[in-house]
Context: one part of a larger RNA
RNA sequence: UGACGGGGGCCCGCACAAGCAGCGGAGCGUGUGGUUUAAUUCGAUGCAACACGAAAAACCUCACCAGGGUUUGACAUGUCGGAAGUAGCGAACCGAAAGGGAAACAAACUGUCAAGUCAGUAGCCGAUACAGGUGCUGCAUGGCUGUCGUCAGCUCGUGCCGUGAGGUGUAUGGUUAAGUCCUGCAACGAGCGCAACCCUCGUGGUUAGUUGAAUUCUCUAGCCAGACCGCCCCGCAAAACGGGGAGGAAGGUGGGGAUGACGUCAAGUCAGCAUGGCCUUUAUACCCUGGGCUACACACACGCUACAAUGGGUGGUACAAUGGGUAGCAACAACGCGAGUUGAAGCCAAUCCCUUAAAACCAUCCUCAGUUCAGAUUGCAGGCUGAAACUCGCCUGCAUGAAGUAGGAGUUGCUAGUAAACGCAAAUCAGCAUGUUGCGUUGAAUACGUUCUCGGGCCUUGUACA
Numbered sequence: 001u002g003a004c005g006g007g008g009g010c011c012c013g014c015a016c017a018a019g020c021a022g023c024g025g026a027g028c029g030u031g032u033g034g035u036u037u038a039a040u041u042c043g044a045u046g047c048a049a050c051a052c053g054a055a056a057a058a059c060c061u062c063a064c065c066a067g068g069g070u071u072u073g074a075c076a077u078g079u080c081g082g083a084a085g086u087a088g089c090g091a092a093c094c095g096a097a098a099g100g101g102a103a104a105c106a107a108a109c110u111g112u113c114a115a116g117u118c119a120g121u122a123g124c125c126g127a128u129a130c131a132g133g134u135g136c137u138g139c140a141u142g143g144c145u146g147u148c149g150u151c152a153g154c155u156c157g158u159g160c161c162g163u164g165a166g167g168u169g170u171a172u173g174g175u176u177a178a179g180u181c182c183u184g185c186a187a188c189g190a191g192c193g194c195a196a197c198c199c200u201c202g203u204g205g206u207u208a209g210u211u212g213a214a215u216u217c218u219c220u221a222g223c224c225a226g227a228c229c230g231c232c233c234c235g236c237a238a239a240a241c242g243g244g245g246a247g248g249a250a251g252g253u254g255g256g257g258a259u260g261a262c263g264u265c266a267a268g269u270c271a272g273c274a275u276g277g278c279c280u281u282u283a284u285a286c287c288c289u290g291g292g293c294u295a296c297a298c299a300c301a302c303g304c305u306a307c308a309a310u311g312g313g314u315g316g317u318a319c320a321a322u323g324g325g326u327a328g329c330a331a332c333a334a335c336g337c338g339a340g341u342u343g344a345a346g347c348c349a350a351u352c353c354c355u356u357a358a359a360a361c362c363a364u365c366c367u368c369a370g371u372u373c374a375g376a377u378u379g380c381a382g383g384c385u386g387a388a389a390c391u392c393g394c395c396u397g398c399a400u401g402a403a404g405u406a407g408g409a410g411u412u413g414c415u416a417g418u419a420a421a422c423g424c425a426a427a428u429c430a431g432c433a434u435g436u437u438g439c440g441u442u443g444a445a446u447a448c449g450u451u452c453u454c455g456g457g458c459c460u461u462g463u464a465c466a
Base pairs, nucleotide, nucleotide: 001466002465003463004462005461007460008459009458010457011456012455013454015450016449019414020413021412022411023410026305027304028303029302030301031300032299033298034296035295042053043052064291065290066289067288068287069286070285073130077129078128079127080126081125082124088105093100094099108121109120110119111118132280133279135278136277137276141274142273143269144268145267146265148263153192154191155190156189157188158187159168160167161166173182174181198257199256200255201254203225204224205223206222207221208220209219228251231245232244233243234242235241307407311366312365313364314363315362316361323354324353325352328347329346332343333342334341335340373404378399379398380397381396382395383394384393420442421441422440423439424438425437426436
């Protein structure tokens, strides 16, 4: 100087407390461990791995396994040589395909020639340098990322103090979300952070409007105004600042986002990419068929659905926002109980379509039961995508009707348009979300307080630690 303390002081945070909804019990979905397997490819492992890389494993993806095949190679560049009915296209035949095999047909460009005549280019064949590697090392690396933490800290120049390591500045007192600001001071200044500048939502004005029925309005796209403790009162040190009030759409950082200091963890990633070294080169490369990543005594993690009457069934009726659409979205009509099918208008979209949102509300049935709760599992019959749904997709109808009657110890999220509940859209995508990312609708309870738990900041103290 740090680090640590079941030392002290001050302070903060959904950290506790006060509340609300959960998880932990059940069934199912997904991930992981383990076990199994020819293979169950690889990575991620306390917080900060475990619906994570993966914004889509039937083939492909694919890296794994079995089998079949290729060897200058699926791909790049160079050099040398060669064949000329060559390049290309490729019928028989072998084969699961890849691959092998080769009949028939049959070019292009430049120059030249009577002529596909000759020479060259491209292409082909052979040889050689080499290609290739999701092979190893993230403890050789770049780049990117996580985390402490959006925590308020981390430093420098000159000066001063100290033999020195180093200190001071950055120690006082107050204040703040903040090393924010005031005050004080052997310090005076400065930098990276904080804040502001950026985007967005909320109010008003103004300009322009087609596709919005609309010279208003709503809306869309711009530009501007507005909030600054500016005004009043009180407290404090005539400070910083704090408390209350007026006006205002908004009040003391107005809400949300982007933005992550010096550094820590030899944190993560050689499988996104790049890259040193090592290894491999008839194989650790490349192609193909099939299988596997989907296994299943079990354990954990994250979710979905429930256990019902604030509910379930049936009928009626109302109100969104974000987005997407041409190998696409598809109105409407007909057919089908339905998934869907057959025709098909419109739309490259503020125009047309996806697109009737659902919970809510009204009426009615059920009357507390393993039920008209719950829907797992299984059987049959169908639909869709796709060469192809056996391993291994999604959906529909009929039948079946399991566990489950509120979940032990423990544990998670959340302070307001939040939690909780409800649906909608998109990316990925041929098809396939209970995941993810967004969007709106309905819309709470509680916070006395900082003793305790966890994490953090500043000062101080102890130390046989560095």